The RNA shown here (SAH (S-adenosyl-L-homocysteine) riboswitch aptamer) has 81 nucleotides and comes from an uncultured Ectothiorhodospiraceae bacterium. Rfam family: SAH (S-adenosyl-L-homocysteine) riboswitch aptamer. The family has 52 seed sequences and 1,354 matches in Rfam 15.1. The sequence was found by an Rfam model in a public genome assembly.
[in-house]
RNA sequence: GGUGUCGAGGAGCGCUGCAUCUCACCAACCGGUGGGAGAGGCUCGAUGCCCGCGCUACAACAACAACGGCGCUCGACUGCA
Repeated sequence: GGUGUCGAGGAGCGCUGCAUCUCACCAACCGGUGGGAGAGGCUCGAUGCCCGCGCUACAACAACAACGGCGCUCGACUGCA
């Protein structure tokens, strides 16, 4: 750095729909059309695996979030009335 899993980022309802998944048809492609699902897919932490670099410190301790289409409701904190 990549990737899988788990956890966290207060809770809930509705709408749309990109990615993505799925079904059917077309095409014989690396896509097209239509239906359905679809607003934690992002970030942080832990951990498994893979890759690169390094060779005892950039460790440890400590500190610790920022975000997430549109509409609505509730909760927590603070302030005002």